[in-house]
Molecule: transfer RNA
Organism: Opitutaceae bacterium TAV5
């Protein structure tokens, strides 16, 4: 330089145009003689940035950065 995956809550990981979900992990209750374990409820400023398209975009276009891998 090129190309091909990625970037969504602390962590990790789905969602092929219609209220963003799981899992760990944190609070808080329940249970225990206590803690784990289990069971219920909660919270987290969470779609990389900027524009387009569209009643609507985490999804489709364009452009930018950042990460990993190939190839020069």
């Nucleotide at each position: 330089a090129g190309c091909a995956g990625g970037g969504u809550a602390g962590a990790g990981u789905a969602a092929c145009g219609g209220u963003a979900g799981c899992u760990c992990g944190c609070c808080g209750c329940g249970c225990u003689c206590a803690u784990a374990a289990c069971g219920c409820g909660g919270a987290a400023u969470g779609u990389g940035c900027g524009g387009g398209u569209u009643c609507g975009a985490u999804u489709c276009c364009c452009g930018c950065u950042c990460c990993u891998g190939c190839u020069c």